Context: one part of a larger RNA
RNA sequence: AAUAAACGCUGGCGGCGUGCCUAACACAUGCAAGUCGAGCGAGAAAGCUUCUUCGGAAGUAAGUAGAGCGGCGAACGGGUGAGUUACGCGUGAGAAUCUACCUUUUAGUGAAGGAUACCUUUGAGAAAUCGAAGUUAAUACUGCAUAAGUCCCUACGGGGAGAAAGAUGGCCUCUUUGCUGUCGCUAGAAGAUGAGCUUGCGUGCUAUUAGCUAGUUGGUGGGGUAAAGGCCUACCAAGGCGAUGGUGGCUAGCCGGCCUGAGAGGGUGUACGGCCACACUGGAACUUAGACACGGUCCAGACUUCUACGGGAGGCAGCAGUGAGGAAUAUUGCGCAAUGGGCGAAAGCCUGACGCAGCGACGCCGCGUGGAGGAUGAAGGUCUUUGGAUUGUAAACUCCUGUUAAGUGGGAAGAAACAUCUGUUUUUAAUAGAAGCAGAUAAUGACGGUACCAUUAGAGAAAGCACUGGCUAACCUCGUGCCAGCAGCCGCGGUAAUACGAGGGGUGCAAGCGUUAUUC
Numbered sequence: 001a002a003u004a005a006a007c008g009c010u011g012g013c014g015g016c017g018u019g020c021c022u023a024a025c026a027c028a029u030g031c032a033a034g035u036c037g038a039g040c041g042a043g044a045a046a047g048c049u050u051c052u053u054c055g056g057a058a059g060u061a062a063g064u065a066g067a068g069c070g071g072c073g074a075a076c077g078g079g080u081g082a083g084u085u086a087c088g089c090g091u092g093a094g095a096a097u098c099u100a101c102c103u104u105u106u107a108g109u110g111a112a113g114g115a116u117a118c119c120u121u122u123g124a125g126a127a128a129u130c131g132a133a134g135u136u137a138a139u140a141c142u143g144c145a146u147a148a149g150u151c152c153c154u155a156c157g158g159g160g161a162g163a164a165a166g167a168u169g170g171c172c173u174c175u176u177u178g179c180u181g182u183c184g185c186u187a188g189a190a191g192a193u194g195a196g197c198u199u200g201c202g203u204g205c206u207a208u209u210a211g212c213u214a215g216u217u218g219g220u221g222g223g224g225u226a227a228a229g230g231c232c233u234a235c236c237a238a239g240g241c242g243a244u245g246g247u248g249g250c251u252a253g254c255c256g257g258c259c260u261g262a263g264a265g266g267g268u269g270u271a272c273g274g275c276c277a278c279a280c281u282g283g284a285a286c287u288u289a290g291a292c293a294c295g296g297u298c299c300a301g302a303c304u305u306c307u308a309c310g311g312g313a314g315g316c317a318g319c320a321g322u323g324a325g326g327a328a329u330a331u332u333g334c335g336c337a338a339u340g341g342g343c344g345a346a347a348g349c350c351u352g353a354c355g356c357a358g359c360g361a362c363g364c365c366g367c368g369u370g371g372a373g374g375a376u377g378a379a380g381g382u383c384u385u386u387g388g389a390u391u392g393u394a395a396a397c398u399c400c401u402g403u404u405a406a407g408u409g410g411g412a413a414g415a416a417a418c419a420u421c422u423g424u425u426u427u428u429a430a431u432a433g434a435a436g437c438a439g440a441u442a443a444u445g446a447c448g449g450u451a452c453c454a455u456u457a458g459a460g461a462a463a464g465c466a467c468u469g470g471c472u473a474a475c476c477u478c479g480u481g482c483c484a485g486c487a488g489c490c491g492c493g494g495u496a497a498u499a500c501g502a503g504g505g506g507u508g509c510a511a512g513c514g515u516u517a518u519u520c
Base pairs, nucleotide, nucleotide: 001519002518003517005516006515007514008513009512012367013366014365015364016363017362018360019359020325025323026322027321029320030319031318034072035071036070039069040068047060048059049058050057051056079278080277081276088203089202090201091200092199093198094197097195098194102191103190104189105188106187107186108185109184110144112142113141119134120133121132122131123130124129150161151160152159153158166183167182168181169180170179171178204250205249206248211241212240213239216238217237218236219235220234221233222232223231253275254274255273256272257268258267259266260265280301281300282299283298284297303314304313305312306311331357333356334355335354339353340351341350342349343348370400371399372398373397380391381390382389383388404461406456407455408454409453410452414447419441420440421439422438423437424436425435426434427433464509465508466507467506468505469490470489471488475504476503477502478501479500485492486491
């Protein structure tokens, strides 16, 4: 000088940050990933109104809610640092790869079919859930046709393989269609973005660890992957690493950075950003453009829990919160108004990401606790050589000011995008629609009646902590008597202690001051 600090005494306000370093210990409860009716078929009820034979019926609620099929998302965002000394990370290079959505571009989007969930009727079960029969739809599924690119084979003449899905507006028709806009779908090409892989160099301690290695090192054939490769397998060869530290053991996420220092270095990796790894413990794959998947599946294990004992359910290292551990670390808050993300044509819905608020002097920064005058140097305290000295302009007293806090009144920016309307350009047969540009109108604020401003009263409500032998700024008196005690080092204390305890004075910092721990 510094800290994610803690402890002791003390404590007025604000701004900006920051807050489980320990048990990757166990978790009650709520929330944290949904969305689309402009993909699809079905489709309630309460309430209200009318009628009524008082049993009910019809209409509305409503093509709404809630489900189901299907699509996209759920692989992002958020958490943690257990493991990992490794191509994990940092930096530079590379070739044998994939990439949903997005952008540009090329060519298409024909004609058919059979199911199935929801639903109905049922069966088993305590439940979770699991069946059976029947019916139905699609941008779900299946083949057929076609094939500019694409892929495979090739004797470079050619041959073979493989797609698709519609929805919603407008016009003409008068009912089939036709034309057309927008959003889609299929197959290619290019880009962008993201990811996988290889590699040079760098990246702890330990020799009281010296030898390690059989898929081991290399080759050939085969398999496998999006892709190179012992990645896997069969055969062949006997290699490969190592005192420039192999192998083993211990420790540890890495970096940008941060702290210190004149620098070189040393230490460190909390917050913020990048990468990696993990998601109760261990293992595995499925789906997918992408996972071997925190809030998905399966198996095993430990633990908790429901049970009708047959069988089930669960995973906070998401945000809050609880217990435990610990010297020690916060609210079961508000809002999607902004920024960002998912879905949707959009309106919008979802979002404990995020924006805010709450708590903590935990840190940094700023402000205040009053200003000027005031000597008979009051009283009291302390010391005294008893003359006085000091506290001390300090107080009282006089005159002012009005920060903050308190009251009253006013009161933001953060919110203009989207949407709607008008004009215009392009597309088009089109004054539909869509896209671009310009203009206009209206709405939307969690924070919050907050910041800020004005004003009212009033010095009124706001100072402590450590030290005072030397290092080291600051000294006297009393008590104690090697006791009680102090202490970072030297060392103080055994009757005159500036070193212990108290009082007065003083010194240093100040809403803090000291102590402890750690780093330079």
This is a predicted structure of a 520-nucleotide part of an RNA (small-subunit ribosomal RNA, 5' domain) from an uncultured bacterium.